Predicted 3D model of a 395-nucleotide RNA (Bacterial RNase P class A) from Planctomyces sp. Its Rfam family is "Bacterial RNase P class A". It is annotated as a ribozyme.

RNA sequence: GGAGUGGGCCGAGCGUCCGCUGCGGGCGACGAUCCGGCCCUGGUCGGUUCGAUCGUCCGGGGAGGAAAGUCCGGGCUCCGCAGGACACGGUGGUGGGUAACGCCCACCGUCCGCAAGGACCGGGACAGUGCCACAGAAAACAAACCGCCGAUGACCCGCUUCGGGAACAGGCAAGGGUGAAAAGGUGCGGUAAGAGCGCACCGCGUCGCCGGCGACGGCGAUGGCAUGGCAAACCCCACCGGGAGCAAGACCAAGCAGAGUCAAGAGGGCCUCGGCCCUCGCGAGGCGGUCCGUCUCGCCACAGGCUCGGGUAGGUUGCUCGAGGCGCCGGGCAACCGGCGUCCCAGAGAAAUGGGCGCUCUCGACAGAACCCGGCUUACAGGCCCGCUCCGGUU
Numbered sequence: 001g002g003a004g005u006g007g008g009c010c011g012a013g014c015g016u017c018c019g020c021u022g023c024g025g026g027c028g029a030c031g032a033u034c035c036g037g038c039c040c041u042g043g044u045c046g047g048u049u050c051g052a053u054c055g056u057c058c059g060g061g062g063a064g065g066a067a068a069g070u071c072c073g074g075g076c077u078c079c080g081c082a083g084g085a086c087a088c089g090g091u092g093g094u095g096g097g098u099a100a101c102g103c104c105c106a107c108c109g110u111c112c113g114c115a116a117g118g119a120c121c122g123g124g125a126c127a128g129u130g131c132c133a134c135a136g137a138a139a140a141c142a143a144a145c146c147g148c149c150g151a152u153g154a155c156c157c158g159c160u161u162c163g164g165g166a167a168c169a170g171g172c173a174a175g176g177g178u179g180a181a182a183a184g185g186u187g188c189g190g191u192a193a194g195a196g197c198g199c200a201c202c203g204c205g206u207c208g209c210c211g212g213c214g215a216c217g218g219c220g221a222u223g224g225c226a227u228g229g230c231a232a233a234c235c236c237c238a239c240c241g242g243g244a245g246c247a248a249g250a251c252c253a254a255g256c257a258g259a260g261u262c263a264a265g266a267g268g269g270c271c272u273c274g275g276c277c278c279u280c281g282c283g284a285g286g287c288g289g290u291c292c293g294u295c296u297c298g299c300c301a302c303a304g305g306c307u308c309g310g311g312u313a314g315g316u317u318g319c320u321c322g323a324g325g326c327g328c329c330g331g332g333c334a335a336c337c338g339g340c341g342u343c344c345c346a347g348a349g350a351a352a353u354g355g356g357c358g359c360u361c362u363c364g365a366c367a368g369a370a371c372c373c374g375g376c377u378u379a380c381a382g383g384c385c386c387g388c389u390c391c392g393g394u395u
Stems, first nucleotide, its partner, number of pairs: 001391010012360007020062002023059007030051003034047006064366001068377002071375005076245004083292004088241005093107005108122001109120004123236002128234002130230003145176002147172003152169002155165004184202006203225001204223008249317004258308005265280006281299007324343008361364001
């Protein structure tokens, strides 16, 4: 200097003028309430308090790293107590982190890369079912298209101690071809030709030892030398999972109109003769679907369910102090945890931050909160910083 790789940050800035909006405080008006005075059957003056009303002044705030997708996980609120099981859904190596997760960190294994690094469909194919098109001889209780051999049995020729030819029976799956994949791979020996047939190494299985929390790795021995792939196919195994959601919910004001229908019993006790209590049974309803279980109400009457119909959709709250940000120290390989200190950093309610002028340069990308937080995924002009790897040059 070039190429790459991992991580972090900024993302128009400054000045000035006018403008928008939340919060805190002051002042004034208006309204309400209370007290007092005056006039009189209601008005006026003064003071206190409140206001979810209006105006004005001061102070200090005002969109993001993704606010996006709505894909995960929660906090919070409600559902009559939320329990068990099935179904359904999700995750899938090991160990940690976290409120939790399908996230993050470290490690293991396989694959990619010279490397730094990156990727992951990471439990099970001997529980069962299913698929592997086409090509190919053959795609799993599997085989002979091109071929090789023909020792032995048979055929032909010649000499007959044998030799030659062809290739029938028979043998082979080593060579070639097809394919994503074809009865482990390379080499040597052996054989008629071959083959783990034998041997060496690799690979695979089993056993033992060692290291590691573990996934797993290393070493040694031994040997049937082999039981294809796909589970992001159905499935099996392990673990996890109530439901609905801020349009959740709470409060205030205002307003209306109800009608029809529904099923289910006995016993006992008390008693003021209205009624109350207990036991079992039955009916309706709630607990995402189903069952069990449980809770509430009811069993002669309408609590509740179902059907039809009517009214309201106004205001306040929830609404921002958080599993919070920043700095330092300690622990840990790290994710992260702990301690100390410091800061308050949007809360709209049809939706607030806009416009003008001047200057600067990286010439401005993706893009706007709506209960909040932790992640993942997607989009992003231009620029800055740090670590590491490889190549080339110089010293």
The organism belongs to Planctomyces, within Bacteria.